[in-house]
Context: one part of a larger RNA
C1' cells in the first nucleotide's frame, strides 16, 4: 500500500447497483410460505328457473404434486468434495419419438342417514352407495423365469443379436366430439444410485490398529455389485509413502494479496454433500429414510372437567436472549419459474419490486466568472510590517440537484379473446393484462437560494507559529515527547492530506 458481509468516534447533501446475525444449529407469540383438478366418483348445500337445465360452494373417495422450490452449515477429515475413468452390477414419475392394445366380470368401503362415547383432541356401532378406489378372468408384445440351437465379443461369472419350447404378468375410461386418459412393451433425453485412479488441514508430548476384522463356498437382501447381512471354513488384512487415535474443518467454481511462484480465504451467486427441537424407526411413493407427513422414546412449551391432549421459524416477516454489530410482522403474481388443471383459471413471502442502514463500489452536487498594493474582525510582529486573501463584500451569469407544475413510459404478449389465412402443425391483424408507479424519463418555473466534514502538521511523513502547562495535566504506531522560552501535551491562528466522508481498531496478504 490493498482487501472486508465488518464494527467504534466525529460528521452527512442526491442518486444508481449491490449487500445486511461472521454471536446462542439458543428459545420463539402471531400471520403468511403447498396446493391443485368438479372434463375420475357419489351425494349435500346455495342461486336462477314452472321444469328441463344452468350457475356458484368444496366436506369425503380419487388422482397428480407436496422428495422441487426455500433455509442452515450441526455434524462429516469421508469416494463427503474436485477431477478423470467404469457398471458385462444398477433404477427412472413427469417429457420426446415410434409400436401393439383397453374385452369381460365381482367384492367392497369413505361421504350421506340413524344411534352413542368424549372437557378437548377425536372415536366407536349399525344399514346402505359411487368410480380412472380395489379384487379376479380374457387376450398379449421384442417383457420376466427356467432349459435348448447358432453366430458374434469378453479376463470371467458370462454379454449381445437371432431363433425354439414351458410357465407367468396388462389395462379405464371421461368429454362440450375439438380433444383429453389409460396398459404393455422399445429408444432416447434428463435425473439418480454404486466402483475405482489421483488431488487438497494441524499433530508422533498419537506406534501399533483389527473379529464382521481379511478373504472363501453357501444362502438371503438390494433397484443393483458388495461382509450389506447370516451359517460355514481359513488366518488374515491396515501401518513411519504415517496406520490407529487426537484437534480442526462442509467441499468447489472461484475471493483477497502477490511481477510470479505461493500465502490466506470459502460471506453474497453457482454446483455438489449434510441436517431440519434431541436420539431412534420404518410407512408411503417412480423416487424420502421424507424442514412446515407418521410411529417411538428424551427435553422443553402451552390446553385440561386430571382421564388426557397439541406444538417444532436452520422458510419470509416479527420476538426475546446473546453480541462491538447486521433491516420491513410491507406490495404484487404485472414478468421469469414451479405445482395442479382440457382451457379458463388456482395456488406460489421461489420471485419480481418496494422499505430501512454511507455497509461496500461507481457517478453527481454544495455553484461559475469578474472583484483591492487588498475592507472589517482574528492571528503573528523587530510596531515598519505580514498572514488569513480574490477569500468575503460588490458586479455579472449558470440552473445540475433541490422545490412547485405539467406530460409520462420500456419492461407486454410468444399466453387468452375475436377476426382472417392454412390438409393441419401453425401464421397474421385488432383487443384485453404493471406490483413496482404517476416511479424513471421529458418540458417549464423557482432561485446562489436548501447542501463539508474528518485526521494530522518532532523524525519515518506532506504540513509552523503564539499562549496555556511546568516529569504535572497528557501524548504515543516505533523512535519518543512533558522537569518554566515544548514546531510532540491543551487551545488559538496558519498550514497539508483525504472529502460525503474521515480517522480508529479488528483480520489476511
Nucleotide at each position: 500500500g490493498g482487501a472486508c458481509g465488518a464494527a467504534c468516534g466525529c460528521u452527512g447533501g442526491c442518486g444508481g447497483c449491490g449487500u445486511g446475525c461472521u454471536u446462542a444449529a439458543c428459545a420463539c407469540a402471531u400471520g403468511c410460505a403447498a396446493g391443485u383438478c368438479a372434463a375420475g366418483g357419489g351425494g349435500g348445500c346455495c342461486c336462477a328457473g314452472c321444469a328441463a337445465u344452468g350457475g356458484g360452494c368444496a366436506a369425503c373417495c380419487g388422482g397428480c404434486g407436496a422428495g422441487c422450490g426455500g433455509g442452515u452449515g450441526c455434524g462429516u477429515a469421508a469416494c463427503a468434495c474436485g477431477u478423470g475413468a467404469g457398471c458385462a452390477a444398477c433404477c427412472u414419475a413427469c417429457c420426446g419419438a415410434a409400436c401393439u392394445g383397453u374385452g369381460g366380470g365381482g367384492g367392497a368401503u369413505a361421504g350421506c342417514c340413524g344411534g352413542c362415547c368424549u372437557a378437548a383432541c377425536g372415536g366407536c356401532c349399525g344399514a346402505g352407495u359411487a368410480a380412472u378406489a380395489c379384487c379376479g378372468c380374457a387376450u398379449a408384445c421384442g417383457c420376466u423365469u427356467u432349459c435348448g440351437g447358432u453366430g458374434a465379443g469378453g479376463c470371467a461369472u458370462u454379454u449381445c443379436a437371432u431363433u425354439g419350447a414351458a410357465a407367468g404378468g396388462a389395462a379405464a375410461c371421461c368429454u362440450a366430439c375439438g380433444g383429453g386418459a389409460c396398459a404393455g412393451a422399445u429408444c432416447g433425453a434428463g435425473g439418480g444410485g454404486c466402483u475405482c485412479g489421483c488431488g487438497g488441514c494441524c499433530u508422533a508430548u498419537c506406534a501399533g490398529c483389527u473379529a464382521g476384522u481379511u478373504g472363501g463356498c453357501g444362502a438371503g437382501g438390494u433397484a443393483a455389485c458388495g461382509g450389506c447381512u447370516c451359517a460355514c471354513c481359513a488366518a488374515g488384512g491396515c501401518g513411519a509413502c504415517g496406520a490407529c487415535g487426537g484437534g480442526u474443518a462442509g467441499c468447489u467454481g472461484g475471493u483477497c494479496u502477490g511481477a510470479g511462484a505461493g500465502g490466506a480465504u470459502g460471506g453474497c451467486c453457482a454446483g455438489c454433500c449434510a441436517c431440519a427441537u434431541u436420539g431412534g424407526g420404518a410407512c408411503u411413493g417412480a423416487g424420502a429414510u421424507a424442514c412446515g407427513g407418521c410411529c417411538c422414546a428424551g427435553a422443553c412449551u402451552c390446553c385440561u372437567a386430571c382421564g388426557g391432549g397439541a406444538g417444532g421459524c436452520a422458510g419470509c416477516a416479527g420476538u426475546g436472549g446473546g453480541g462491538a454489530a447486521u433491516c420491513u410482522u410491507g406490495c404484487g403474481c404485472a414478468a421469469u419459474g414451479g405445482c395442479c388443471u382440457a382451457a379458463c383459471g388456482g395456488c406460489u413471502g421461489a420471485c419480481g419490486c418496494a422499505g430501512c442502514g454511507a455497509c461496500g463500489c461507481c457517478g453527481c452536487g454544495u455553484g461559475u466568472g469578474g472583484g483591492a498594493u487588498g475592507a472589517a474582525g482574528c492571528u503573528c510582529c523587530u510596531c515598519g510590517g505580514a498572514g488569513u486573501g480574490u477569500a468575503a463584500a460588490c458586479c455579472a451569469c449558470u440552473g445540475u440537484u433541490g422545490c412547485c407544475c405539467g406530460g409520462g413510459a420500456c419492461g407486454a404478449a410468444u399466453a387468452g379473446c375475436u377476426c382472417g389465412a392454412u390438409u393441419a402443425a401453425u401464421c397474421g391483424a385488432g383487443c384485453c393484462u404493471g406490483a413496482c408507479g404517476g416511479u424513471a424519463c421529458c418540458g417549464g418555473g423557482u432561485g446562489a437560494g436548501g447542501a463539508a466534514g474528518c485526521a494530522c502538521c518532532g523524525g519515518c511523513u506532506a504540513a509552523c507559529u503564539c499562549c496555556g502547562u511546568g516529569c504535572c495535566a497528557g501524548c504515543a504506531g516505533c523512535c519518543g515527547c512533558g522537569g518554566u522560552a515544548a514546531u510532540a501535551c491543551g487551545g488559538g491562528g496558519g498550514g497539508u492530506g483525504c472529502g460525503a466522508g474521515c480517522g480508529u481498531u479488528g483480520u489476511c496478504c
This is a predicted structure of a 509-nucleotide part of an RNA (small-subunit ribosomal RNA, 5' domain) from an uncultured Gemmatimonadales bacterium. The full RNA is in RNAcentral, with records from ENA, Greengenes and SILVA. Its mean pLDDT, the model's own confidence on a scale to 100, is 83. Its Rfam family is "Bacterial small subunit ribosomal RNA".